This is a predicted structure of a 419-nucleotide RNA (Bacterial RNase P class A) from a Planctomycetaceae bacterium. The coordinates come from a structure-prediction model, not an experiment, and the mean pLDDT is 77.

This record gives sequence, structure tokens and C1' cells, in this order.
RNA sequence: GAAGUGGGCCGGAUGGUCGCCGGCUGAUCCGCCGCAAGCGGCGGAUUGGCGGGAGGAAAGUCCGGGCUCCGCAGGACAGGGUGGUCGGUAACGCCGACCCGCCGCAAGGCGCGGGAAAGUGCCACAGAGAACAGACCGCCGAUGGCCCGCGGCUCUACGGAUCGCGGGAUCAGGCAAGGGUGAAACGGUGCGGUAAGAGCGCACCAGCAGCCGGGGUAACCCGGUUGGCUCGGUAAACCCCACCCGGAGCAAGACCAAGCAGGGAGCAGGCGGCUUGAGGGCUGCCGCGAGUCGGUCCGGUUCGCUAGCGACUCCCGGGUCGGUCGCUCGAGGCGCCGAGCAAUCGGCGUCCUAGAUAAAUGACCAUCGCCUCGUGAUGUACGAGGGCACAGAACCCGGCUUACAGGCCCACUUCGCUU
Repeated sequence: GAAGUGGGCCGGAUGGUCGCCGGCUGAUCCGCCGCAAGCGGCGGAUUGGCGGGAGGAAAGUCCGGGCUCCGCAGGACAGGGUGGUCGGUAACGCCGACCCGCCGCAAGGCGCGGGAAAGUGCCACAGAGAACAGACCGCCGAUGGCCCGCGGCUCUACGGAUCGCGGGAUCAGGCAAGGGUGAAACGGUGCGGUAAGAGCGCACCAGCAGCCGGGGUAACCCGGUUGGCUCGGUAAACCCCACCCGGAGCAAGACCAAGCAGGGAGCAGGCGGCUUGAGGGCUGCCGCGAGUCGGUCCGGUUCGCUAGCGACUCCCGGGUCGGUCGCUCGAGGCGCCGAGCAAUCGGCGUCCUAGAUAAAUGACCAUCGCCUCGUGAUGUACGAGGGCACAGAACCCGGCUUACAGGCCCACUUCGCUU
């Protein structure tokens, strides 16, 4: 100097004039209430003073919670979510460190990261064959068959039969080592062996399984030994395994004011709250033969089939779409110290930083900074233009994801040059 990787920050500042929203506070006036009669409280109007007033993503509504209401004895099924290990956190599908795999020369980045030997499915086309597969081109053809030559013995009907050796081409048969197809072909290299071959055998290597040793909390890593030789891929396919999960949401919910209009059905005749008549029990009362007796009217009390109302559930319909609270002090911010590789945690100190409700923070002027262009210049100036990125709270917080003109800072990696 160039090219990268990871992280942090800004994204206008100052002054003035006018204008918004909310908080605290002073004064004056009005209304209401209380009372010790001049004070207090509440509300309103006017007018001063002092502070505060959109984001790193406020976005997406994807996760996790706080909070509110409903449900909940404990389980099961269904459904949904996550998926290496260990930590962090209120919690998470988030964050940190590490392990494994892949990408990159590297700094670093990425991961729907458990299981394919529980089962099912899929792997187009090409190819012989795509999972206990397979013969297109090929190699062999030892053994049996065919042809030729030579030789031997015996026989012969002179064609040959039979035995042995050599050669040739192939049929049967053998092979999956070589070549081809394909994204991928049922271990790799070498030697032996074989008719030709093949882990068929052996050496080394890789993988798998068993056993043992070392390191690590662990995922895993390193090493030794034995063995059979070696049984693809895909689960972001269905599935299996492990762990986790009540529902709804601030338009939650609580209160005030105002206003209307209720009607129908159901129910195991379930609840047994109220009323009610038939009837029953006890008793007051009456009677007598005086008792564990009898009697109807009336009164009290209790039960109560039936019936009605109510409760509960459903359907139809009406009214209210006003106001107050919830509503901002928090798993809070900042600084320092300590622990920890880190995420983060602990201690001390300090600060209060929007609460709107059709939705507030804006307009103008000046100076400066920044950006672009032109002139000029290597000391840095002048002129013109621009307000430039993504974008605006609405109950709050922790994350993730997405968008972002321009600029600054820190750490690290690689390459080139110079010393």
C1' cells in the first nucleotide's frame, strides 16, 4: 500500500424567535365538601418559574416472559415445539465456550448436528445392475462337447472305435479383477494364488465391532490389541427416541356515569333457594273407657309426589360504541471494583431519561460540522447546491430476523514493496 475477517459508535451541533405534549411548583379567582370559622382537601380557569419529551431497529408479529382474566386432583391420548456437550438466563427456538462435520491459504464463517442394524418409502435419466444388485464390452474355457495334427494298443465291415499328447475356435460353464454408464456401483494399494479371477490368502491403510489404557465434567480425542473381511445415500421423507408445552390476551382487566326490552326453549323432572295446593307426621285443642287411645274444624311446626318462580344451558332481540384507571421505578440505565476463557454474576456508588388517545417534540433565522460539484492548491481557501440512509412509541421487558446514504474507531488475517 492492497485485499479481507470480526466487533463498536455516529447518523448533525450551538444560539435566538414563535409554537406543541406531559411532570413538579408559586400566585389569583370560582365551585363543592369538611371543620376548631378561617383553614384544609378535591376540581376548574388564568398566569409565572424549573426540568423532561421516539429507535437501533420503534419494523416483522417470529420466539420467551412479566402482568390481567378464565381453567386446573393426578394422569393418558391427540396436537405442537426443540434436538451434539457443558454453562448462562426469569425463560427461550436466545447467548457463550467447547466437540464433530463442511467451506476458506488464513483471520473466520455455516449447521432443522439424536437414530438408516425397528419398520415403510424414495434415489429421475443413463446403465447389466441402485442394496443382500448385477453381465453391455470383455477375460478364461482347467472339466464335458466340436475341429486339426502326432503317437500307442487292440479290433475293424477300412468309414472308424478306443487311449494319450499338442494346438485352434468356441458351446455349456466360470468371473466381477479390467473397461464402459452414472451424482453415487457392495473397501483402497501391492504381492501371492488361480483356467481366468475374487479378501481366496497375506502386508500396510481406511472403516466397523469387541476388549483394554490415557486425557477431558461431557460431547468426544489419542493409543494398543483381537476379529470377520467390510451389510450405499436420504429422516428440512413418514417414522422411532429424548426433553419441553393449560387457554386467551391491554381491543387483557377493574371502576364510574348514562341508557334499554325483553321473549322463547331445554333439563336425568338433575339443583333444593323460595312459594304453593292434595296429602302425611308431631303438637295445641276436644272427647272418653285415661291410653304408646280416638277425632274432624282451626292454629303452630315439619316433610312434601304435583305446580310455579329462580338458578344452569342454548336461541332470538334491545341498550351502551362516554369517561377514569390499567399507563410507566423497571428481570432499569450509567460508572468503578471483583469472579469467570466467555456469556454473565456479585458488590459499591449514582441517575429517573415520553405516556399520547385521532394521536404531542414543529416552523423560521444565523454560525459551524458533514456530503456532492466547480475553481484553486500541496500552507489549505473560495463559490454553488443538499438536510441526504432505514425509518416514528401506544402495557412493558429479553431475544431473533429484516432494512440502512455517508462517516469514524478497535482488533486480527493474507499478499506486495521498502528498511